[in-house]
Background:
The RNA shown here (transfer RNA) has 71 nucleotides and comes from an uncultured Lachnospiraceae bacterium. It matches the Rfam family "tRNA".
RNA sequence: GCAGAUAUGGUUCAUCGGUAGAACGUUGGCUUCCCAAGCCGAAGAGGCGGGUUCGACUCCCGUUAUCUGCU
Numbered sequence: 001g002c003a004g005a006u007a008u009g010g011u012u013c014a015u016c017g018g019u020a021g022a023a024c025g026u027u028g029g030c031u032u033c034c035c036a037a038g039c040c041g042a043a044g045a046g047g048c049g050g051g052u053u054c055g056a057c058u059c060c061c062g063u064u065a066u067c068u069g070c071u
Stems, first nucleotide, its partner, number of pairs: 001070007010024004018054001026042005047063005
C1' cells in the first nucleotide's frame, strides 16, 4: 500500500428495513432480627459524518479504532 472481518447499555451477546431485547452488573421497593438468597420495578446503548427511503443498527459512500491475510 491492497483486501477482508468487527464496532449495539458498565460487561457479554441477540435483533439484519417498521416500538432495539436478554443475561450479569447498578439502583428503588418487598421479604428478614441482620446479611445473603428470592420476588416486583427503574435507569442506562446502535463508533463518527453524509446519502437512499414514508421509515435505517440493518442498504450505499466516506472516515476512525481494533484484528486478520497478502505484498